[in-house]
RNA sequence: CUCCGAUAAAGGCAAACCCGCCGAAAGGCGGUGACGCAAAGCCACGGGUCUGAAGCCUUUUUAAAAAGGUAUGAUAGCCGGGCCGCCGAA
Numbered sequence: 001c002u003c004c005g006a007u008a009a010a011g012g013c014a015a016a017c018c019c020g021c022c023g024a025a026a027g028g029c030g031g032u033g034a035c036g037c038a039a040a041g042c043c044a045c046g047g048g049u050c051u052g053a054a055g056c057c058u059u060u061u062u063a064a065a066a067a068g069g070u071a072u073g074a075u076a077g078c079c080g081g082g083c084c085g086c087c088g089a090a
Stems, first nucleotide, its partner, number of pairs: 004088002012037002018031005035077001041083003045080003048075003055070006
């Protein structure tokens, strides 16, 4: 230094529930709270999953409208990948 990861040390993050705010929704942010996490630090590049207001496409319809599809939305605490990083027993 790399792999690796302990009932180590120092510290870190914070699921669900509840409250407030934002959002059409998925979800996010703050508070509270700890289920867990060695990258649960950062990045939506690939796959997956969730949402479908607006836009677009298709169908029905004289029209209005309705139904279905679609990410440009979300998820980094779903997986892979990229970037950076604390500690050091075996």

This is a predicted structure of a 90-nucleotide RNA (c-di-GMP-I riboswitch aptamer) from a Chloroflexota bacterium. Model confidence (mean pLDDT): 87 of 100. The organism belongs to Chloroflexota, within Bacteria.